[in-house]
RNA sequence: GAGAAAGGCAGACUAUUCAAAAGAAUAGGACGCAAAGCCACAGGCCUUGAAUGGCGGCUGGGCUACCGAA
Numbered sequence: 001g002a003g004a005a006a007g008g009c010a011g012a013c014u015a016u017u018c019a020a021a022a023g024a025a026u027a028g029g030a031c032g033c034a035a036a037g038c039c040a041c042a043g044g045c046c047u048u049g050a051a052u053g054g055c056g057g058c059u060g061g062g063c064u065a066c067c068g069a070a
Stems, first nucleotide, its partner, number of pairs: 001067001008033002013028006031057001037063003041060003044055003
């Protein structure tokens, strides 16, 4: 990326577990997503007395990747 097709991920919420919390994991569930795959490197945000703990589904950057006509 074509008013095409295949396939993928899974917000809120619920249950259980872990954690001081933020939050995470698993199952259910779909609000959405073309990198909503991975990395806390820069900015930002959350928790905390304090980040040394978190958020990649906040933005930038780096790495990698499925399908596919004209």
A computed fold for a 70-nucleotide RNA from a marine sediment metagenome, annotated as c-di-GMP-I riboswitch aptamer.
Model confidence (mean pLDDT): 85 of 100.
Its Rfam family is "c-di-GMP-I riboswitch aptamer". Rfam's curators write: GEMM was predicted in a large-scale screen for bacterial structured RNA regulatory elements.
The RNAcentral record of the sequence draws on MGnify.